This is a predicted structure of a 68-nucleotide RNA (nadA riboswitch).
RNA sequence: GCUUUCAACAUCCCCGUUCCGGGGCGCGGUUUCCCGAACAGGCAAGCUUCGCGGCCGGAACUGAAGGC
Numbered sequence: 001g002c003u004u005u006c007a008a009c010a011u012c013c014c015c016g017u018u019c020c021g022g023g024g025c026g027c028g029g030u031u032u033c034c035c036g037a038a039c040a041g042g043c044a045a046g047c048u049u050c051g052c053g054g055c056c057g058g059a060a061c062u063g064a065a066g067g068c
Stems, first nucleotide, its partner, number of pairs: 001068007013054001016061007024052003028048005034042002
């Protein structure tokens, strides 16, 4: 240097770091359907800002052990 398997390190266990894509959840915004006398209130679905992960995939990097 290449490659394989990994995350020891962690205030129980699990969890290496960052980024990208997808999906999920939460608060909010918005549109539409429906219930309703209602422009009250409720309900379902779509889109979406932001946030989150003990969700998935990928890339790069850090570290450990092995092989060349």